Bacterial RNase P class A from Actinophytocola sp., 419 nucleotides, folded computationally. It matches the Rfam family "Bacterial RNase P class A". Rfam's curators write: Ribonuclease P (RNase P) is a ubiquitous endoribonuclease, found in archaea, bacteria and eukarya as well as chloroplasts and mitochondria. By type it is a ribozyme. A source record names the gene rnpB. The RNAcentral record of the sequence draws on ENA. The organism belongs to Actinophytocola, within Bacteria.
RNA sequence: CGAGUCGGCGGGCGGUCGCGGCGGGGGAGACCUCGUCGAGGAAAGUCCGGACUCCGUAGGGCAGGGUGGUUGCUAACGGCAACCCGGGGCGACCCGCGGGACAGUGCCACAGAAAACAGACCGCCCGGUGCGACCGCCGGCGCCUCCGGUGCCGGCGGGCCACGCCGGGUAAGGGUGAAACGGUGGUGUAAGAGACCACCAGCAUCCCGGGUGACCGGGGUGGCUCGGUAAACCCCACCCGGAGCAAGGCCAAGAGGGAGAUCGUAGGUCUCCUGCGCAGGCGUUCGAGGGCUGCCCGCCCGAGCCUGCGGGUAGGCCGCUAGAGCCUGUCGGCGACGGCAGGCCCAGAUGGAUGGCCGCCCACCGGCGUCCCACGCGGGCGCCGGGGACAGGAUCCGGCUUACAUGCCGGCUCGUCCG
Repeated sequence: CGAGUCGGCGGGCGGUCGCGGCGGGGGAGACCUCGUCGAGGAAAGUCCGGACUCCGUAGGGCAGGGUGGUUGCUAACGGCAACCCGGGGCGACCCGCGGGACAGUGCCACAGAAAACAGACCGCCCGGUGCGACCGCCGGCGCCUCCGGUGCCGGCGGGCCACGCCGGGUAAGGGUGAAACGGUGGUGUAAGAGACCACCAGCAUCCCGGGUGACCGGGGUGGCUCGGUAAACCCCACCCGGAGCAAGGCCAAGAGGGAGAUCGUAGGUCUCCUGCGCAGGCGUUCGAGGGCUGCCCGCCCGAGCCUGCGGGUAGGCCGCUAGAGCCUGUCGGCGACGGCAGGCCCAGAUGGAUGGCCGCCCACCGGCGUCCCACGCGGGCGCCGGGGACAGGAUCCGGCUUACAUGCCGGCUCGUCCG
């Protein structure tokens, strides 16, 4: 310098005009003024876990959902740490949706003969048979050098060879596939085959050693080999009550009705209580409806419930931000994390505050000038112009995931060159 990998940061300072919370002061009040605080690593998606609140402390069974190497951490988790196993990379490092496929069921596209329990397309081998080449014998005819030879035809027999068919053996070889019933070599055989043997791989089982454990190392024995798939059903182990800050609580207001007081013909005004009206359907021990919300059982409450139409109020306060809190130091631990000590207070808005403008600096980009050069789309300096990613709370916290300047910083790895 290049390529990569892991972790961190996420412009800084100042001025000015504004906005929201809190505190002080002034003012009868509206408000004014001073001080102080005022978004993030993801505040986002709302995926997981908890705190908190309410539902009657929520019993049993079935169903349903979730998680899944081990040991730890934690309030908890599907998170995190370390380790194990498997996979990728030369490496730093990264990835794993990592229980069970001898409990059962299902599925395995295309290709291929065959996709799970055995079977056999080509091939190889054996037997039979047909035809043919070929061989032998006999007969007939023709020719010749005529007791012989030769050619053709026919019959019979053989047939180690080729082809077809039939029956059987085999799974070594071929090709297909993501995957083909262990691999290599030998013995053996008609051809072959764990049929047998040696080594290797793998399975089951036993033993020894190490480790808390997942697991690792070593040895013996056995039958000779058993496919994959559970983010398919399923089985095993463990966990799970529901709804959510529009949770939930308090105050005010309210249409209509009732009672009282008062003025009093009607009716009006004030105070207090309740919290609206109409229609239809179901129901009150022959139990509607509800509490448990998927179902059943059990237990309990129970006189109202459901639907439609019309009308009214739709304001304020609490919850609400001091917390599994942040920073520093130290101790324990490989680490996640935990203990102790000291210090700090760090948004609480509710149509929803955290913004606009200006100056200087910094990173980055472009242009010009100049200098250096190992010459290249190089570097230093100066000037001018541009210019800052993704994105913003709404009860809070711990995580995960996603977005992020072809931005910046650091550790480590690999490569090239120089010393």